A computed fold for a 465-nucleotide part of an RNA from an uncultured bacterium, annotated as small-subunit ribosomal RNA, 3' major domain. The coordinates come from a structure-prediction model, not an experiment, and the mean pLDDT is 88. Rfam family: Bacterial small subunit ribosomal RNA. Its family is annotated with ribosome and structural constituent of ribosome in the Gene Ontology. The full RNA is in RNAcentral, with records from ENA, Greengenes and SILVA.
[in-house]
Context: one part of a larger RNA
């Protein structure tokens, strides 16, 4: 000077408390440990590893294993020499590939492409993230971390940055041997909420006309909306409190207040944190192989253990019929209206749409009916049968449909998680990846609670001592 303390003071965060829904018990999904294995490729490891790298492991991916093959090599550049390239057909083979036949590139030429041979080299998801760059997590959106000049101290260093008040904030005010400044905070950026202007192949009978009644047509941009531009919020106004300050409390006006909601944005640094398998890269190592190709297998293995989820245990529920109302997005070897066939997954026919103009397109909800508290008309695991779709191919190992089967489970021990408002909870929808495959992820809208006395205690953090 820091750090630490089961030292003190002040303050703060869904940290506790108050409250709601969960997890921990069940079945299944998924990740991990362990075990197993020829291989179950590798990494991630308290918070901050474990639905993580995976925004798609049947082959491919693929880095692993077994077997079959290749060596100038699947790929790059150069050198020297040579030359019946590629492709097609046949045979062998699981394929890679090998053999045989056919075939004969551009250019007038020199030469070039391709191929073969030689050398130099290629190649390595081999090692080392304590040799590194880059990127990222985390403390932490926490309120901090520093510098210049001057001052104090022999010096390390102090001071400023402490103090009184205030704030979400080192935010601002006052004071002060300090006075200023930088990186952070805030603001400038995006988005949502109100209004105005501009524009109208989306919207509207709002007012008129037509209507085979559908904004369908004429017609119109007023409204809705879309896209741009602008206005608006600043404690600006009033009252009170306060040191005449900063600011705090209440009120008016307002769509909105006192940082309006959300996002992007993360200081000096910490963890020799993570990543040599995204990429880049030093050094080391392998070079008929630690490189390369192929077939098949494995990454899906199961006596177990843990994390994260999904579905439930039912009656504010389950089932059946009828009737509604979204948003974000996506769509041409695509989205698919409508019709037909099929119980259905789906198939066939087929209109529209390169898309504010067509399609994907809701569920919870509302109305009516059944069930009557039962392991049940709850719950759907598991298994048998029969099918559909994608794909060269669903045995290992995909998704979906139908019939049958109907398991555990009657609200879960110690313990533990999330959330303060349009949030939690609940309901469905879209998208990326993608041939196919979602209970995961990233988004979107619908319905929409409860509670917060308070800061003693647990956890994290800030300032002073």
């Nucleotide at each position: 000077u820091g750090a630490c303390g089961g030292g003190g003071g002040c303050c703060u965060g869904c940290a506790c408390a108050a409250g709601c829904a969960g997890c921990g018990g069940a079945g299944c999904a998924u990740g991990u440990g362990g075990c197993u294995u020829a291989a179950u490729u590798c990494g991630a490891a308290g918070c901050a590893a474990c639905g993580c790298g995976a925004a798609g492991a049947a082959c491919c991916u693929u880095a692993c294993c077994a077997g079959g093959g290749c060596u100038u090599g699947a790929c790059a550049u150069g050198u020297a020499g040579g030359u019946g390239a590629a492709g097609c057909g046949g045979c062998g083979g699981a394929a890679a590939c090998g053999c045989c036949g056919u075939g004969g590139c551009c250019g007038a030429g020199a030469g070039g492409a391709g191929c073969c041979u030689u050398c130099a080299c290629a190649g390595g998801u081999g090692g080392u993230g304590c040799a590194u760059g880059g990127c990222u997590g985390u403390c932490g959106u926490c309120a901090g971390c520093u510098c210049g000049u001057g001052u104090c101290g022999u010096g390390a260093g102090a001071g400023g940055u402490u103090g009184g008040g205030u704030u979400a904030a080192g935010u601002c005010c006052c004071g002060c041997a300090a006075c200023g400044a930088g990186c952070g905070c805030a603001a400038c950026c995006c988005u949502c909420g109100u209004c105005g202007c501009a524009u109208g192949u989306u919207g509207c009978c709002a007012g008129c006309g037509g209507u085979c009644c559908g904004g369908c047509c004429g017609g119109g941009c007023a409204c809705c909306c879309a896209u741009g531009c602008g206005a608006g919020a600043c404690c600006g106004c009033c009252g009170g409190c306060g040191u005449c300050a900063a600011g705090c409390c209440g009120g008016a006006g307002g769509a909105a207040g006192g940082u309006g909601g959300g996002g992007a944005c993360g200081a000096c640094g910490u963890c020799a944190a993570g990543u040599c398998a995204u990429c880049a890269u030093g050094c080391c190592c392998c070079u008929u192989a630690u490189g390369c190709c192929c077939u098949g297998g494995g990454c899906u293995g199961c006596a177990c253990a843990c994390g994260u989820g999904c579905u439930a245990c039912a009656a504010u529920g389950g089932c059946c019929g009828g009737c509604a109302c979204a948003a974000u997005g996506g769509g041409c070897u695509g989205c698919c209206a409508g019709g037909c066939g099929g119980c259905g997954a789906c198939g066939c026919c087929g209109a529209g749409c390169u898309a504010a103009u067509c399609c994907c397109c809701a569920a919870a909800g509302c109305c009516g009916g059944c069930c009557c508290c039962a392991g049940u008309u709850c719950g759907g695991a598991u298994u048998g049968g029969a099918g559909g779709c994608u794909g060269c191919a669903a045995c290992c190992c995909g998704c979906c449909c139908c019939c049958a089967u109907g398991a555990a489970g009657u609200c879960g021990g110690a313990g533990u998680u999330g959330c303060u408002a349009g949030u939690a909870a609940u309901c469905g929808c879209g998208g990326a990846u993608c041939a196919g495959c979602a209970c995961g992820c990233c988004g979107c809208g619908g319905u929409g609670a409860a509670u917060g006395c308070g800061u003693u205690c647990c956890c994290g953090g800030g300032c002073c001592u």